[in-house]
């Protein structure tokens, strides 16, 4: 340099055929307890890396780009 791949909540990750963005953990509040933890109930938390395109509609399709990973070619 080339090819492929990943980027989604604080963390780890789902997201099927393009049609209302989710789970677990964590956090906060409540409940329970003598108290704490655990359990149970609820809530908050998102520029779906970034820019652009296609479409009535994009996390999903297309182009570019940033960063990470894998493989590979060349030089030495």
């Nucleotide at each position: 340099g080339g090819u492929c791949u990943g980027u989604u909540a604080g963390c780890u990750c789902a997201g099927u055929u393009g049609g209302u963005a989710g789970a677990g953990c964590a956090u906060u509040g409540g409940u329970c307890u003598a108290a704490u933890a655990a359990g149970c109930c609820a809530a908050g938390g998102g520029u779906c890396g970034c820019c652009g395109g296609u479409u009535c509609a994009a996390g999903c399709c297309c182009g570019g780009u940033a960063c990470g990973g894998a493989c590979u070619a060349c030089c030495a």

About this RNA:
This is a predicted structure of a 76-nucleotide RNA (transfer RNA) from a Myxococcales bacterium. Its Rfam family is "tRNA". Its family is annotated with triplet codon-amino acid adaptor activity in the Gene Ontology. The sequence was found in a public genome assembly. The coordinates come from a structure-prediction model, not an experiment, and the mean pLDDT is 82. NCBI's taxonomy places the organism under Bacteria, Pseudomonadati, Myxococcota, Myxococcia, Myxococcales.